Two RNAs folded together computationally: RNase P RNA and transfer RNA, 463 nucleotides in total.
RNA sequence: CGAGCCGGCCGGGUGGCCGCGGCCCGGGACUGGCAUGCCCGAUCACCGGGUCGAGGAAGGUCGGGGCUCCGCAGGGCAGGGUGCUGGCUAGCAGCCAGUCGGGGUGAUCCGCAGGAAAGUGCAACAGAGAGCAGACCGCCGAUGGCGGGGCGGGCACAACGUCCACCCCGCACAGGCAAGGGUGAAACGGUGCGGCAAGAGCGCACCAGCGGCCGGGGUGACCCGGCCGGCUAGGCAAACCCCACCCGGAGCAAGGCCAAGCGUGGGACAUGGGUUGCCCGCCCAGCUCCCGGUAAACCGGGGGCAGUCCCCAGGUGGGCCGCUCAGAUGGAUGGCCACCCCGCCCCUCCGGGGGCGGACAGAACCCCGCCUACAGGCCGGCUCGUCAC
RNA sequence: GGGGGUGUAGCCCAAUCGGCAGAGGCAGGGCGCUUAAACCGCCCCCAGUGAGGGUUCGAGCCCCUCCACCCCCA
Numbered sequence: 001c002g003a004g005c006c007g008g009c010c011g012g013g014u015g016g017c018c019g020c021g022g023c024c025c026g027g028g029a030c031u032g033g034c035a036u037g038c039c040c041g042a043u044c045a046c047c048g049g050g051u052c053g054a055g056g057a058a059g060g061u062c063g064g065g066g067c068u069c070c071g072c073a074g075g076g077c078a079g080g081g082u083g084c085u086g087g088c089u090a091g092c093a094g095c096c097a098g099u100c101g102g103g104g105u106g107a108u109c110c111g112c113a114g115g116a117a118a119g120u121g122c123a124a125c126a127g128a129g130a131g132c133a134g135a136c137c138g139c140c141g142a143u144g145g146c147g148g149g150g151c152g153g154g155c156a157c158a159a160c161g162u163c164c165a166c167c168c169c170g171c172a173c174a175g176g177c178a179a180g181g182g183u184g185a186a187a188c189g190g191u192g193c194g195g196c197a198a199g200a201g202c203g204c205a206c207c208a209g210c211g212g213c214c215g216g217g218g219u220g221a222c223c224c225g226g227c228c229g230g231c232u233a234g235g236c237a238a239a240c241c242c243c244a245c246c247c248g249g250a251g252c253a254a255g256g257c258c259a260a261g262c263g264u265g266g267g268a269c270a271u272g273g274g275u276u277g278c279c280c281g282c283c284c285a286g287c288u289c290c291c292g293g294u295a296a297a298c299c300g301g302g303g304g305c306a307g308u309c310c311c312c313a314g315g316u317g318g319g320c321c322g323c324u325c326a327g328a329u330g331g332a333u334g335g336c337c338a339c340c341c342c343g344c345c346c347c348u349c350c351g352g353g354g355g356c357g358g359a360c361a362g363a364a365c366c367c368c369g370c371c372u373a374c375a376g377g378c379c380g381g382c383u384c385g386u387c388a389c
Numbered sequence: 390g391g392g393g394g395u396g397u398a399g400c401c402c403a404a405u406c407g408g409c410a411g412a413g414g415c416a417g418g419g420c421g422c423u424u425a426a427a428c429c430g431c432c433c434c435c436a437g438u439g440a441g442g443g444u445u446c447g448a449g450c451c452c453c454u455c456c457a458c459c460c461c462c463a
Base pairs, nucleotide, nucleotide: 001385002384003383004382005381006380007379008378009377010376012340013339014338015337016336017335018334020053021052022051023050024049025048026047027046032039033038034037055360059371060370062369063368064367065366066365067251068250069249070248079247080246081245082244083243084098085097086096087095088094099113100111101110102109103108114242115241119240120239121236122235136181137180138177139176140175143174144173145171146170147169148168149167150166152164153163154162155161189207190206191205192204193203194202210229211228212227213226214225215224216223217222255321256320257319258318264313265312266311267310268308269307271285272284273283274282275281286305287304288303289302290301291300292299293298341358342357343356344355345354346353347352390462391461392460393459394458395457396456399415400414401413408446417433418432419431420430421429439455440454441453442452443451
């Protein structure tokens, strides 16, 4: 100098003018506003002053907690979540430090990273064969079979025929093999030597991997080393499942308080009783009004016995609290100008001048995390390459 | 503000336990039938499953993040 990797921080500044919301103080009412006859205002309009007023993510609502209501003796099942180790934390799927695996030359980055020798299950197509096995091409054909040759021997003997044994060659029928070819994401260790009919962990050496034991280091995950074993144990659990740990449910539209009007329930005063689960209805007695028998008592018939809106309760409209040194409930935190800062473009008499742009996004109960979006800038540490000393 | 759900062709909807990457209907186009149409018959066209990433040999399906839409709660 170039290319990159981490971590932290900022995310416009100053001044002026106009405006918005909360709180406090003072004044203050026919007040203030406009679309000019409506709206607002003692639950404080309006005027003046003071003071406070968005973010690193306020966002997504992914994980926890506070808070509230419901449920709950204790335990288990079901369901859900988390999943290497050690710490931190109120807690978390968070943070810090490490282990292991993978990417990168490296600084470093990524990882839902327990268990597949508990069990169940899945693997399309291709391929001979897909989880315990498998043979298409291929290799062999030791052993058996068939054919030919070399002969020979027994019965017979001239020959045909028949039986038996040895050697050689051929076929590839039975059979053997899994090294090579080929298929696939994946084919049951790799290399070499021996061995064999051909081969193969069949045997051996080394390497990789697995299991067991021992020694050492580490709190631990795990790492290093040695010996032995049988030669291979495959993949998927973001498939069911197993193991370990955790979780009661719902959410501020939770929930609490005050409380009109209509209606409901109960009580009180107005007549009681019966029938009845309740209401209507009916019956009996009582009171009262009318009619009749009568002048009255008494008897008979018929009608009525309503309501008062007084007290209490739950609860609707509504209001308040929950609600916060931002704290609304149509939801405030803004706009303009000047200078400065940064980036781009144009002009230039190199002094400068002009124009455009400055992100993502905006609280609604609060807090801790995570994830996602983001113009531009600052600081610190580190790596690789090239050149110079 | 809080809770829940759904995204597959222009539209409506299937896809079993993850398996040849996607069935069907309506709509559209062509041909036939008809005097001409409608109806009907045959054929064709139309998707890479809302976007990105991961697990897996393999993803519409399983997992994570984002986007859009719908429903409920006073």
It holds a member of the Rfam family "Bacterial RNase P class A".